[in-house]
About this RNA:
A computed fold for a 71-nucleotide RNA from a Candidatus Omnitrophota bacterium, annotated as transfer RNA. Its mean pLDDT, the model's own confidence on a scale to 100, is 80. The source organism's lineage runs through Bacteria, Pseudomonadati and Candidatus Omnitrophota. It was read from a public genome assembly. Rfam family: tRNA. By type it is a transfer RNA.
RNA sequence: GCGGGUGUUGUUCAAUGGUAGAACACAGGCCUUCCAAGUCUGAUAUGGCGGUUCGAUCCCGCUCGCCCGCU
Numbered sequence: 001g002c003g004g005g006u007g008u009u010g011u012u013c014a015a016u017g018g019u020a021g022a023a024c025a026c027a028g029g030c031c032u033u034c035c036a037a038g039u040c041u042g043a044u045a046u047g048g049c050g051g052u053u054c055g056a057u058c059c060c061g062c063u064c065g066c067c068c069g070c071u
Stems, first nucleotide, its partner, number of pairs: 001070007010024004018054001026042005047063005
């Protein structure tokens, strides 16, 4: 330099065009003499810019980070 893959909450993963969910973690309540466990509740996310569309995590272009291959 060229090609391919990937990017969603603190972490690991769902969601194939129609209100972004789960597990764990975190905070709080209940329970307990206290802690742990259990139970209930809560906050936090689509890498960035643009395009297509009534509507984009999803489709397209560019770009950034990471990974793989070729040279």